């Protein structure tokens, strides 16, 4: 350097349960452990998801309700990209 079929010491933590934050998606804590060699970090491209506001349409008995769209939000444990990194069998 490549690489993850070895070993060792470790690391992270899906579903689910409880508590909290949030309109939601989702996030945080504790338990849990499906998995993960970057399941460490960055929403950069695609994607998924949400849509309280705005806009459009419909209903309507008034600050309302429903549908669509979307600024924005969320997810890096969906795919790609960027940055960083432990161990070291084999080559």
């Nucleotide at each position: 350097g490549c690489u993850g079929c070895a070993a060792a010491g470790g690391g992270c933590a899906a579903a689910c349960g409880c508590c909290c934050c949030g309109a939601a998606a989702g996030g945080g804590g504790c338990g849990g452990g499906c998995g993960c060699a970057a399941a460490g970090c960055c929403a950069c491209g695609g994607g998924u998801u949400u849509a309280a506001a705005g806009c459009c349409g419909g209903c309507c008995g008034c600050u309302g309700c429903c549908g669509g769209u979307c600024a924005g939000g969320a997810c890096c444990g969906c795919c790609g990209g960027g940055c960083u990194g432990c161990c070291g069998a084999c080559c």
A computed fold for a 91-nucleotide RNA from an Acetobacteraceae bacterium, annotated as c-di-GMP-I-GGC riboswitch aptamer. Its mean pLDDT, the model's own confidence on a scale to 100, is 86. It matches the Rfam family "c-di-GMP-I-GGC riboswitch aptamer". Its family is annotated with cyclic-di-GMP binding in the Gene Ontology.